[in-house]
Molecule: transfer RNA
Organism: Clostridia bacterium
C1' cells in the first nucleotide's frame, strides 16, 4: 500500500432465513443468616464503532470512514 477478521450492557460473548437485542459474570433491592459470604427471587442498564444508502422493517445487506489484529507486498 493491498486483503481478511473483528468492534454488540460495565466485563466476557451470542444473535439462524432482515421482522422492534440476549446469556454468564458484575450492579442494586428482598428473602435467608448474629453479620458475611452462598443460595433464591425480582429490578435497571445498550439502538449495535461512526455516517450515508437499499427495504414496509436493518445488529445482519450495501458504500464510505473510525480503530484493533493477522496475513501479503514494497522503500530505506
Nucleotide at each position: 500500500g493491498g486483503u481478511c477478521u473483528g468492534u454488540u450492557g460495565g466485563c466476557u460473548c451470542a444473535g439462524u432465513u432482515g421482522g422492534u437485542a440476549g446469556a454468564g459474570c458484575a450492579c442494586a433491592u428482598c428473602g435467608u443468616u448474629c453479620a458475611c459470604a452462598u443460595c433464591g427471587a425480582u429490578g435497571g442498564g445498550g439502538u449495535c464503532g461512526u455516517u450515508g444508502g437499499u427495504u414496509c422493517g436493518a445488529g445482519u445487506c450495501c458504500a464510505a470512514u473510525a480503530c484493533a489484529g493477522a496475513c501479503c507486498a514494497c522503500c530505506a